[in-house]
Molecule: transfer RNA
Organism: Planctomycetota bacterium
RNA sequence: GGGGCUGUGGCGCAGUUGGGAGCGCGUCUGCAUGGCAUGCAGAAGGUCGAGGGUUCAACUCCCUCCAGCUCCA
Numbered sequence: 001g002g003g004g005c006u007g008u009g010g011c012g013c014a015g016u017u018g019g020g021a022g023c024g025c026g027u028c029u030g031c032a033u034g035g036c037a038u039g040c041a042g043a044a045g046g047u048c049g050a051g052g053g054u055u056c057a058a059c060u061c062c063c064u065c066c067a068g069c070u071c072c073a
Base pairs, nucleotide, nucleotide: 001072002071003070004069005068006067007066010025011024012023013022019056027043028042029041030040031039032038049065050064051063052062053061
């Protein structure tokens, strides 16, 4: 320098025939217990890597860039 993959709550990930942003762990609150552990119920927490474009509508499609991993030289 060129090719490929990945980027989504604190962490690990799902979600791409374009229309509801979710799961597990964690955190907080309440209940059960004398307390811990544990169980149950509920809640908070995301400008979906950045910018632009297409579209009535974009995590999803297109372009550029950034970061990580990987292959080739």